[in-house]
RNA sequence: AGCGCGAAACGGCAAACCCGGCGAAAGCCGGCGACGCAAAGCCACGAGGCUACCGCACGCCACCGCGUGCCACGCCAGUCGGGCUGCCGAA
Numbered sequence: 001a002g003c004g005c006g007a008a009a010c011g012g013c014a015a016a017c018c019c020g021g022c023g024a025a026a027g028c029c030g031g032c033g034a035c036g037c038a039a040a041g042c043c044a045c046g047a048g049g050c051u052a053c054c055g056c057a058c059g060c061c062a063c064c065g066c067g068u069g070c071c072a073c074g075c076c077a078g079u080c081g082g083g084c085u086g087c088c089g090a091a
Stems, first nucleotide, its partner, number of pairs: 005089002012037002018031005035078001041084003045081003048076003055070006
């Protein structure tokens, strides 16, 4: 140096709530704020979960529209697994 591991140190990230914005929604961005996190850095490859605009089916309806069910091409990396990268160095 590398691997394992995670005491210490320098630091890092930032949950929920709230405010503003985008979005049909899930959710995302920014601000505040810290629940926590040794990868809570990045990636939708596998599993899992969330939403249902559009679409399909059925029903209601004079019309406009509405309701229910199904559906990911959408979303979640702080759900797990996997891939890539990474600060420090005690036992």